[in-house]
Molecule: SAM riboswitch aptamer (S box leader)
Organism: uncultured bacterium
Formats: sequence, structure tokens, C1' cells
RNA sequence: CUCUUAUCCAGAGAGGCAGAGGGAACGGCCCGAUGAAGCCUCGACAACCUGAAGUGUCAUUCGACAUCUCAAGGUGCCAACUCCGACAGCGAAAAACUGGAAGAUGAGAG
Repeated sequence: CUCUUAUCCAGAGAGGCAGAGGGAACGGCCCGAUGAAGCCUCGACAACCUGAAGUGUCAUUCGACAUCUCAAGGUGCCAACUCCGACAGCGAAAAACUGGAAGAUGAGAG
């Protein structure tokens, strides 16, 4: 980087260095000198992978699957629903809703 698959209306920030950008891209709308990005330290959140216990189903057994509870080793994450829209459907239109695309993260594969 590509493919498959699951999730994306919840949750959670302080300090130091630094010094003007940032929110993926486009249009908006926001955040930012009361300090953006980035880096470091500590902390938090969450529970995808992982570990442990319970329950149920299947199985002759080893075990497999489902569900639930706990932990937190590997990731992730800590403004705004993925900040909103963009494409399609519905609709006279707007709004709302539904789906998709794109994106992000995990797990697996190449």
C1' cells in the first nucleotide's frame, strides 16, 4: 500500500518544549497568541485483539460456539455524531430520515 471483516449518536486532559496552524481531502462551519501542529512526561477513557471466571448450546472426549463479568499485556483514543454536508432514495422545496461513497480504528490475509 491492497483485500476481507467488525465497529464508528457513548467515553476520557494536565504539565513541559515549541510557535501558527489545525479539524483527512472539497464546500461550509468551527478550534487556535487565554497558544495550533509536532515532540516528551504523566494521567484518563474504552474494551477490538489478549488473559481469567460463570452460564447456555453442540460434541463420546479434547474442544467449538454464544452470552455475561472481571483484568488491562498489544493497539486505539481523550472539541464539536466520523463536526456537518457532498452521491442516491423519500419529498414541490427545505428540514428530517434511510442507504451508499470516502475516511478512521481493530483483527486477519497478501